SAM riboswitch aptamer (S box leader) from Paramaledivibacter caminithermalis DSM 15212, 106 nucleotides, folded computationally. The organism belongs to Paramaledivibacter caminithermalis, within Bacteria. Model confidence (mean pLDDT): 83 of 100. The sequence is in RNAcentral, with records from Rfam and Ribocentre. RNAcentral records the identical sequence in 2 taxa. The model forms 94% of the base pairs in the Rfam consensus.
RNA sequence: CUCUUAUCCAGAGCGACUGAGGGAACUGGCCCUAUGAAGUCCAGCAACCAGUACAAAUAUGUACAAUGGUGCCAAAUCCAGCGGUGAAAAUACCGACAGAUGAGAG
Repeated sequence: CUCUUAUCCAGAGCGACUGAGGGAACUGGCCCUAUGAAGUCCAGCAACCAGUACAAAUAUGUACAAUGGUGCCAAAUCCAGCGGUGAAAAUACCGACAGAUGAGAG
């Protein structure tokens, strides 16, 4: 980098350093931010993989657990963009695409 698969409306600091941007990319919106963005550290959240127990013939399920590997820590993946349902319109709903993360494969 590509493919397969699962998940993406829950949860998470009033800390330290630092100091201007940030919300993946493009477009259009809408937001956050000197009452401190991003980043780093610490703290924290969470059972995806590993782990433990029980059940099961297996597949697997349930529970525990933050010890190890990741991940995450404003707003649904902040919203829309493409297709569909419905509608006078505003809006609403469903799906796809794209993306993120885990696990597996190449």